[in-house]
The prediction has a mean pLDDT of 83. Transfer RNA from a Cytophagia bacterium, 75 nucleotides, folded computationally. Rfam family: tRNA. Its family is annotated with triplet codon-amino acid adaptor activity in the Gene Ontology.
RNA sequence: UGCCAAAUAGUAUAAUGGAUAUUACGAAAGCCUCCGAAGCCUUUGAUAGCGGUUCGAUUCCGCUUUUGGCAACCA
Numbered sequence: 001u002g003c004c005a006a007a008u009a010g011u012a013u014a015a016u017g018g019a020u021a022u023u024a025c026g027a028a029a030g031c032c033u034c035c036g037a038a039g040c041c042u043u044u045g046a047u048a049g050c051g052g053u054u055c056g057a058u059u060c061c062g063c064u065u066u067u068g069g070c071a072a073c074c075a
Base pairs, nucleotide, nucleotide: 001071002070003069004068005067006066007065010025011024012023018055026044027043028042030040031039048064049063050062051061052060
């Protein structure tokens, strides 16, 4: 420098055009308990950024950023 892939809560992950983005772990409050663990209940929080297509975008397209892989260059 080129090519390819990826980016969704603190972590992992589903949704591949259609109503208010899923689930688990985690975190907080409550119940229970002598206390704690376990269990039950409630809450919490995310689509990397900008633009485009569309009635409608996490999903499709372009650019940028970051990460990973491969190749090349140098020596």